[in-house]
Context: one part of a larger RNA
RNA sequence: GGAUGAACGCUAGCGACAGGCUUAACACAUGCAAGUCGAGGGGCACACGGGGUAGCAAUACCCCGGUGGCGACCGGCGCACGGGUGAGUAACACGUGUGCAACCAACCCCGUACAGGGAGAUAACCCGCGGAAACGUGGACUAACACCCCAUAAUACCUUUCCCCCGCAUGGGGGGGAGUUUAAAACCCCGGUGGCACGGGACGGGCACGCGCGACAUUAGGUAGUUGGCGGGGUAACGGCCCACCAAGGCGACGAUCGGUAGCCGGACUGAGAGGUUGAACGGCCACAUUGGGACUGAGACACGGCCCAGACUCCUACGGGAGGCAGCAGUGGGGAAUAUUGCACAAUGGGGGAAACCCUGAUGCAGCGACGCCGCGUGGAGGAAGAAGGUCUUCGGAUUGUAAACUCCUGUUGUUGAGGAAGAUAAUGACGGUACUCAACAAGGAAGUGACGGCUAACUACGUGCCAGCAGCCGCGGUAAAACGUAGGUCACAAGCGUUGUCC
Numbered sequence: 001g002g003a004u005g006a007a008c009g010c011u012a013g014c015g016a017c018a019g020g021c022u023u024a025a026c027a028c029a030u031g032c033a034a035g036u037c038g039a040g041g042g043g044c045a046c047a048c049g050g051g052g053u054a055g056c057a058a059u060a061c062c063c064c065g066g067u068g069g070c071g072a073c074c075g076g077c078g079c080a081c082g083g084g085u086g087a088g089u090a091a092c093a094c095g096u097g098u099g100c101a102a103c104c105a106a107c108c109c110c111g112u113a114c115a116g117g118g119a120g121a122u123a124a125c126c127c128g129c130g131g132a133a134a135c136g137u138g139g140a141c142u143a144a145c146a147c148c149c150c151a152u153a154a155u156a157c158c159u160u161u162c163c164c165c166c167g168c169a170u171g172g173g174g175g176g177g178a179g180u181u182u183a184a185a186a187c188c189c190c191g192g193u194g195g196c197a198c199g200g201g202a203c204g205g206g207c208a209c210g211c212g213c214g215a216c217a218u219u220a221g222g223u224a225g226u227u228g229g230c231g232g233g234g235u236a237a238c239g240g241c242c243c244a245c246c247a248a249g250g251c252g253a254c255g256a257u258c259g260g261u262a263g264c265c266g267g268a269c270u271g272a273g274a275g276g277u278u279g280a281a282c283g284g285c286c287a288c289a290u291u292g293g294g295a296c297u298g299a300g301a302c303a304c305g306g307c308c309c310a311g312a313c314u315c316c317u318a319c320g321g322g323a324g325g326c327a328g329c330a331g332u333g334g335g336g337a338a339u340a341u342u343g344c345a346c347a348a349u350g351g352g353g354g355a356a357a358c359c360c361u362g363a364u365g366c367a368g369c370g371a372c373g374c375c376g377c378g379u380g381g382a383g384g385a386a387g388a389a390g391g392u393c394u395u396c397g398g399a400u401u402g403u404a405a406a407c408u409c410c411u412g413u414u415g416u417u418g419a420g421g422a423a424g425a426u427a428a429u430g431a432c433g434g435u436a437c438u439c440a441a442c443a444a445g446g447a448a449g450u451g452a453c454g455g456c457u458a459a460c461u462a463c464g465u466g467c468c469a470g471c472a473g474c475c476g477c478g479g480u481a482a483a484a485c486g487u488a489g490g491u492c493a494c495a496a497g498c499g500u501u502g503u504c505c
Stems, first nucleotide, its partner, number of pairs: 001505004006501005013377003017373001020369001021335001026333003030330003035077003040074002043070002046068003049064006084288003094212007103205002108201005114195001116150003126139005156181001158179009186193002221251001223249001226248004231243003263285004267278004290311005313324004341367001343366003349363001350361004380410004390401004414446001415442006424432001449494005454475003460489005470477002
């Protein structure tokens, strides 16, 4: 000098853009953050309509799925995305480059073929019972694109056999024959949407390997599922992943192992570069979701707003037992030098569901707060010497503040008031927002500070003080004329900022 997620002191007019718990992965009141489909289903809690009973009426109760639709329920898809955090992790976690002849794949696209019959349940509802509650339990009824059985079926699976081709070791591909096994669902109502099997694609994922990836030797030995084999189990799949048996191996000064630190990268900062430092925001990957463990469902999870168990903590309780998880968005307490609103909207972009209308979406788009940063603009322009007054200094002559002010003329960036008023939306739909912007009127009117002035280093005098009070980044100033302390005038630097502190180069 540059940089900063900054903080502190003094000061402060406006706008655009970006960013805002770096500390306690501390504890959390409250609200919201994941639903949707009636064109899968049984139904009818709700509203309307019709009828009935009671009543003067309002109204109450009962009946009719008739209409709108739909609470709860069965079922489908989603909830594994999106959002947060960085605790753990020195690791194939990440980066980069390969491999899978060892794999998966819901939704989407293309192609081929198919969709024939049947059966039994169950929730809701109803009737009971238990419980303070959370909730549980018994009986009876019923539907489906829920579940099950049979049929049909191969280029699918398995067994077997023959032929051809190829390779990268296990092996891979193609063709023919035989045998075994395996599927489906309808809805809408003429427009379609779906179902099932197989093959291919796309998107996404899983696994393995080469290389790279911080510090410590004041850590030198470490290892029993350990290293390999055979056989098996398990998985979508290879594998000591797991198991039985067999062998005794495998790692290490090219730093094993132990302990300490840390999410990694694209990038960012700095630097002429080499390098050094860093990993906030944005993007990719990983890991985690009160702590530890576990599986279930599913195409996908060992699952932030799912389940079970254990621990700590908080809350409710009728003491028997229950409920909860903000490292989602706001917000609260606490910690801290320090970090914001319990805002608006789904209008846009994107996501989930739906045939659609549409619904949901604290993702997102916006607004609010704070000079936290960067950029832009303004605080007026021109003229104006009696060089006014005042201040300061003075050798008392004057010098300086200083064209500075006053004064004259002008302008309207900004501001205020009024009027008009968008784009963003493709026909409709705009939270932002009567915002941006435009026009008119008004008046220089509302808008400058901070630090420094001994040398480094740009900017000097006076007074006060008297090794005191104080200053200080280093050298050093102050003990009676201090350009170094304090105040004033003046000056220098930067400017809506300036200075200090921390950290990096």
Molecule: small-subunit ribosomal RNA, 5' domain
Organism: metagenome